[in-house]
Molecule: c-di-AMP riboswitch aptamer (ydaO/yuaA leader)
Organism: Micromonospora pattaloongensis
RNA sequence: CGGUGACCGCCGCCUAAUCGCCUCUCGCAGGCGAGCCGGGGAACCACCGCACCUGGGGUGAAUCCGCUACUCGCGGUAGGGAUCGUUCCGUCCCGAACCCGUCAGCUAACUCGGCAGGCGGCCGAUGGAAGGAACA
Numbered sequence: 001c002g003g004u005g006a007c008c009g010c011c012g013c014c015u016a017a018u019c020g021c022c023u024c025u026c027g028c029a030g031g032c033g034a035g036c037c038g039g040g041g042a043a044c045c046a047c048c049g050c051a052c053c054u055g056g057g058g059u060g061a062a063u064c065c066g067c068u069a070c071u072c073g074c075g076g077u078a079g080g081g082a083u084c085g086u087u088c089c090g091u092c093c094c095g096a097a098c099c100c101g102u103c104a105g106c107u108a109a110c111u112c113g114g115c116a117g118g119c120g121g122c123c124g125a126u127g128g129a130a131g132g133a134a135c136a
Stems, first nucleotide, its partner, number of pairs: 009122006018034006035115006045105001055103001056100004064076004079094005086130004
C1' cells in the first nucleotide's frame, strides 16, 4: 500500500416487516401502544346443469409460453425492483419460495394473525435530460 474476515456505528436497498414505552433471567427476550401489512367474516351482487380429474385455497412481482439429451437446462413473457430528492430516457436486475389442510367468492359490524429475513456502501451519491417548495 492492497485484499479478505469479524465487531461497532452511520448511510442506503428489497420487503408490511418500523417507531415509542415498560419489565427482566440482558436474549435481536417478554409485555403494551402507535403505525403499516395479511387472513376469516352479512345483506346486495356474483357463482350456482352432469360427469371425469391431478379437490380447493392463501402470502408474494414471481404468471404463462416454446425448446430440450424434456432429471438438468435454454430462450422468452405477464408482472416487479434498482440507478442515494422526483419524473422521463438510458442502463442493470428479479420473474422465487413457502403456507393452509378437504375448507374459505365479494363482504359492513365483528374477528384472527404478522412486523421476519436477505443485501450493498462508507466520499461513494457524477449515466443523461427536465422540473422543482412556500409567500407576494